[in-house]
Context: one part of a larger RNA
RNA sequence: CGUUUGGUGGAUGCCUUGGCAGCAAGAGGCGAUGAAGGACGUGAUACUCUGCGAUAAGUCCUGGGGAGCUGAGAAUAAGCUUUGAUCCAGGAAUUUCCGAAUGGGGCAACCCACCUGACAGCACUCUAUUGAUAGCCUCGUGUUAUCACUAGGUUGUUGAACCAGGUACUUUGUAGCUGAAUAUAUAGGCUUCAAAGAGCAAACCCGGGGAACUGAAACAUCUAAGUACCCGGAGGAAAGGAAAUCAAUUGAUACUCCCCUAGUAGCGGCGAGCGAACGGGGACCAGCCAAGCCAUGAGAGUGACAAGAACAGUCUGGAAAGACUGGCCAUAGUGGGUGACAGCCCCGUAUUGGAAGCUCGAUUGGAUGUAUUAAGUAGGGCGGAACACGUGAAAUUCUGUCUGAAGAUCGGAGGACCACCUUCGAAGGCUAAGUACUCCUUGCUGACCGAUAGCGAACCAGUACCGUGAGGGAAAGGUGAAAAGCACCCCGACGAGGGGAGUGAAACAGUUUCUGAAACCGGGCGCCU
Numbered sequence: 001c002g003u004u005u006g007g008u009g010g011a012u013g014c015c016u017u018g019g020c021a022g023c024a025a026g027a028g029g030c031g032a033u034g035a036a037g038g039a040c041g042u043g044a045u046a047c048u049c050u051g052c053g054a055u056a057a058g059u060c061c062u063g064g065g066g067a068g069c070u071g072a073g074a075a076u077a078a079g080c081u082u083u084g085a086u087c088c089a090g091g092a093a094u095u096u097c098c099g100a101a102u103g104g105g106g107c108a109a110c111c112c113a114c115c116u117g118a119c120a121g122c123a124c125u126c127u128a129u130u131g132a133u134a135g136c137c138u139c140g141u142g143u144u145a146u147c148a149c150u151a152g153g154u155u156g157u158u159g160a161a162c163c164a165g166g167u168a169c170u171u172u173g174u175a176g177c178u179g180a181a182u183a184u185a186u187a188g189g190c191u192u193c194a195a196a197g198a199g200c201a202a203a204c205c206c207g208g209g210g211a212a213c214u215g216a217a218a219c220a221u222c223u224a225a226g227u228a229c230c231c232g233g234a235g236g237a238a239a240g241g242a243a244a245u246c247a248a249u250u251g252a253u254a255c256u257c258c259c260c261u262a263g264u265a266g267c268g269g270c271g272a273g274c275g276a277a278c279g280g281g282g283a284c285c286a287g288c289c290a291a292g293c294c295a296u297g298a299g300a301g302u303g304a305c306a307a308g309a310a311c312a313g314u315c316u317g318g319a320a321a322g323a324c325u326g327g328c329c330a331u332a333g334u335g336g337g338u339g340a341c342a343g344c345c346c347c348g349u350a351u352u353g354g355a356a357g358c359u360c361g362a363u364u365g366g367a368u369g370u371a372u373u374a375a376g377u378a379g380g381g382c383g384g385a386a387c388a389c390g391u392g393a394a395a396u397u398c399u400g401u402c403u404g405a406a407g408a409u410c411g412g413a414g415g416a417c418c419a420c421c422u423u424c425g426a427a428g429g430c431u432a433a434g435u436a437c438u439c440c441u442u443g444c445u446g447a448c449c450g451a452u453a454g455c456g457a458a459c460c461a462g463u464a465c466c467g468u469g470a471g472g473g474a475a476a477g478g479u480g481a482a483a484a485g486c487a488c489c490c491c492g493a494c495g496a497g498g499g500g501a502g503u504g505a506a507a508c509a510g511u512u513u514c515u516g517a518a519a520c521c522g523g524g525c526g527c528c529u
Stems, first nucleotide, its partner, number of pairs: 001526007013514001014478002018449002020446007027438002029200002037098003040053003044076002047073003059092006068080003103112003113167005119159005125153004130148007137140001169197005175191004204235001205233005215222001219269001245252002256283005266274002287430003293366003299360004305353003311326005327344002329333001335347003379403008389415001410425005465472002485513001488500004
């Protein structure tokens, strides 16, 4: 070097418990009746996960179901169960400690309290049974009084420990006590009682604040951008909303969202860039001054679950669902499993039915309510901001400051301003649908991935590990149809490892387990130097 046979290694192929992206429905909140999230416990048995909470892998009730069950890693013991268990659906009970954490404190899961009750002891008193003594009489299991035992009740008092409930703050309301400047008062303070709030949660929404990198080929107006981020608030949606609106001499008719209008008109160190509206077409439609509230509950949905059709033979093979032959069902030939590829083997599927609870809800009845024209406002000056519009000829909207009208015979707008004309009625309020989103539930889908991919996580992963901390953050899937997981023998140290034997279709499928590439390292044989 060639060839061959091994070791190592874990590529490739095949697979999928897990992901990713959607669609259609649902749900869109939980929490002082103590949440989310945890700590510690809890089993016959050490640990972890799951469940649960000193009633602790559970207790009770209702409905379903019908033979096994005592969750998983994982077995043994001991038990439960047709007097119906385990399991499934719904409801109820229990629910340690921390945590908004709320009696006070605190280095979370700990420490220390007070009040009341319960309980226990004692005292007074009342009632009742029984007994004793004394009196009266109708002479009885009579009645009255006193005492004792036992039991029960009210009240008071004491209590080391244990047990139960209460005791935070703020706001609003009720009631009471106090109480200034200031006489009556009021503000304020304190107390009792009742209710509410507080915290968590993925995005969506509204409001209050609000950057810089960047772009302008530098940079300052400008842009990025009212973006990121911070704060407050709410709902299943939010916001907006029934013209002091547009239009242009015809008229339209709340709001929201989409497609055009249109990268147009404009704005702009007229740079970079920013960027409408009228009008048209669609989605949806609703108006009003509480439109809702209470009861009724036709009917519909969901729903543990129930019924649910139809196949045999021969051959190959370890195994038939394969091949061949001949049948059958189908409102069911979606899918999964079964020793290879099954409409007819199993679970299911189509279809039909379905308790409780929950949701929607027709109808009918009842109770109640139904505003009334908005002044320190409109407008103006100064300074800002929002409008596509950078102060501009700058209308319109908002307002920090100074001012300041009219009253329907009035007022605003129609892009400075004036007249005419048209149109509307500000300074009070509410309003479904169309629209946005998905932490979550159910069903379905994929010219999406298939273990260096797909979520960081297919596996006990936000784990191990790193960091004082904020935070960062992995690797790791596959025996076989079934453990049938190698009894027994031998070598060896009563090892490791191996050789037999046995199981199996296969053990070069032996738990480092399917397949088992290459790098890398050996052995055999041959050849070259």
The part of an RNA shown here (large-subunit ribosomal RNA, domain I) has 529 nucleotides and comes from Aliiruegeria sabulilitoris.